[in-house]
This is a predicted structure of a 74-nucleotide RNA (transfer RNA) from a Candidatus Campbellbacteria bacterium. Its mean pLDDT, the model's own confidence on a scale to 100, is 80. Rfam family: tRNA.
RNA sequence: GGGCCCAUAGCUCAGAUGGCUAGAGCGCCCGCUUUGCACGCGGGAGGCCGCCGGUUCGAAUCCGGCUGGGUCCA
Repeated sequence: GGGCCCAUAGCUCAGAUGGCUAGAGCGCCCGCUUUGCACGCGGGAGGCCGCCGGUUCGAAUCCGGCUGGGUCCA
């Protein structure tokens, strides 16, 4: 330098064919339970989906560029 893949909540990840209000597990907070802790149960907070554009009535999802990471080739 070139090819391919990835980038969604604190962490690990879902989110066939664009369209309910973007979800799960773990973690965090509150309550119930306990003498207390843990377990269990109930509830809650937390993300404008890496950044900038484009297409579209509508984009996490499609297209282009950029940035970062992984991998292969030179």
NCBI's taxonomy places the organism under Bacteria, Bacteria candidate phyla, Candidatus Campbelliibacteriota.